[in-house]
Molecule: transfer RNA
Organism: Oryctolagus cuniculus
RNA sequence: UAGAAUUUGGUGUAUCAGGUAGCAUGAAGAAUUUUGAGUUCUUAGGUGUAGGUUCAAGUCCUAUAGUUCUAG
Numbered sequence: 001u002a003g004a005a006u007u008u009g010g011u012g013u014a015u016c017a018g019g020u021a022g023c024a025u026g027a028a029g030a031a032u033u034u035u036g037a038g039u040u041c042u043u044a045g046g047u048g049u050a051g052g053u054u055c056a057a058g059u060c061c062u063a064u065a066g067u068u069c070u071a072g
Base pairs, nucleotide, nucleotide: 001071002070003069004068005067006066007065010025011024012023013022019055027043028042029041030040031039032038048064049063050062051061052060
């Protein structure tokens, strides 16, 4: 420099055909327990950034940032 992939709660990972954004783990609170651990219940927390299309965008389009891979 060229090409490709990826970015989703604190962490990891789904959502792929545009129609309520899930799961696990972690955090907080409650119950149980002599305490701890464990178990159960509840709560909070998210689509890299900026635009565009659309009634509606994590999803489609454009630009841009970070990371990874390949070639030179």